[in-house]
Context: one part of a larger RNA
RNA sequence: CGCUCGUUAAGGAACUCGGCAAAAUAGCUCCGUAACUUCGGGAGAAGGGGUGCCCCGCUAGUGUUAUCCGUGAGGAGAAGCACGAGGGGGUUGCAGUGACCAGGCCCAGGCGACUGUUUACUAAAAACACAGGUCUCUGCUAAGUGGCAACACGAUGUAUAGGGACUGACGCCUGCCCGGUGCUGGAAGGUUAAGGGGAGAGGUCAUCCUUUUGGGGAGAAGCUUUGAACCGAAGCCCCAGUAAACGGCGGCCGUAACUAUAACGGUCCUAAGGUAGCGAAAUUCCUUGUCGGGUAAGUUCCGACCUGCACGAAUGGCGUAACGAUCUGGGCACUGUCUCAACGAGCGACUCA
Numbered sequence: 001c002g003c004u005c006g007u008u009a010a011g012g013a014a015c016u017c018g019g020c021a022a023a024a025u026a027g028c029u030c031c032g033u034a035a036c037u038u039c040g041g042g043a044g045a046a047g048g049g050g051u052g053c054c055c056c057g058c059u060a061g062u063g064u065u066a067u068c069c070g071u072g073a074g075g076a077g078a079a080g081c082a083c084g085a086g087g088g089g090g091u092u093g094c095a096g097u098g099a100c101c102a103g104g105c106c107c108a109g110g111c112g113a114c115u116g117u118u119u120a121c122u123a124a125a126a127a128c129a130c131a132g133g134u135c136u137c138u139g140c141u142a143a144g145u146g147g148c149a150a151c152a153c154g155a156u157g158u159a160u161a162g163g164g165a166c167u168g169a170c171g172c173c174u175g176c177c178c179g180g181u182g183c184u185g186g187a188a189g190g191u192u193a194a195g196g197g198g199a200g201a202g203g204u205c206a207u208c209c210u211u212u213u214g215g216g217g218a219g220a221a222g223c224u225u226u227g228a229a230c231c232g233a234a235g236c237c238c239c240a241g242u243a244a245a246c247g248g249c250g251g252c253c254g255u256a257a258c259u260a261u262a263a264c265g266g267u268c269c270u271a272a273g274g275u276a277g278c279g280a281a282a283u284u285c286c287u288u289g290u291c292g293g294g295u296a297a298g299u300u301c302c303g304a305c306c307u308g309c310a311c312g313a314a315u316g317g318c319g320u321a322a323c324g325a326u327c328u329g330g331g332c333a334c335u336g337u338c339u340c341a342a343c344g345a346g347c348g349a350c351u352c353a
């Protein structure tokens, strides 16, 4: 000096990102217990008192039952044994749950309702799940899923059932937009494949014409190559519906008898221009916004304001009792966290053998 422990004057978080770590609290019993609340809770809330041993004392009483009563169910109940509160008196130590075991508490806020689940080996959470809500598909050989198939699951179920998606207890609610994309429905018109169709054209060629005898030209049937019009489904175009489908939810200018502001007006654009609620927020850049509270002093925290860079309604909005090894701020208690370090114990390190 390191690790693991023990003790410490005065102070008591001044330490530190942060009370991290440590200390403190602690059992049983009695008294007592707030806001809030979904009336269950909150609650062991908080905060207090008692606690050993001896005697009264074979204490009161409780359990068991020989016996008695009763038709029965059942009731009463001696002795013995076991258990044993409460009270009174006494006594002792610094200290009586004397060691061990054995909750620290309170206030306010964010998030998530809750119990659960998770990154086996750096993350336990505000992430996942959840009961509840909504939409959508599926009429049974169901939809969906696995498989080439047979077949199996779904389900020995049948729409109060099963699959998919989103949201996430509960309370109050969930506004406007269907122009785009998706989905559903429609079928008049446009476009449109294979296929049908076969106008027409080409190749070959019997034969015929012509010729300078080398050749040139026409060309039926058959075989063959190609092929226009026309007919031709879904889809797409098109017409509607649909947002708890994917998504979206404006700008400029002026105006009131102080000023300021603008209930009001004008204008441009849009499918429609953000409603309720909330708001410097897990969201606010400017920003340590401004005001209030708490502190001697507060970039954090709480309450407001609204100028929302860039909240907003099931990618849910706003509240919410209870719950949380959650996150944030404050307080009481307590302490070697610190002022500021000291001493002790064990094991190492170190020295010698």
Base pairs, nucleotide, nucleotide: 001348002347003346004345005344006343007342008341010339011338014337019334027051028050029049030048031047036041038169052091053090054089055088056087061083062082063081064080067076068075069074092096104332105331106330107329108328109327110326111324112323116128117127132167133166134165135164136163137162138161144153145152146151170319171318172317173316175249176248177247180246181245182242183241184240185239186238189237190236191235195231196230200226201225202224203223204222207218208217209216210215250268251267252266253265254264277311278308289305290304291303292302293301
Large-subunit ribosomal RNA, domain IV from a bacterium, 353 nucleotides, folded computationally.
Its Rfam family is "Bacterial large subunit ribosomal RNA". Rfam links the family to the GO terms structural constituent of ribosome and ribosome.
Its mean pLDDT, the model's own confidence on a scale to 100, is 88.
The full RNA is in RNAcentral, with records from ENA.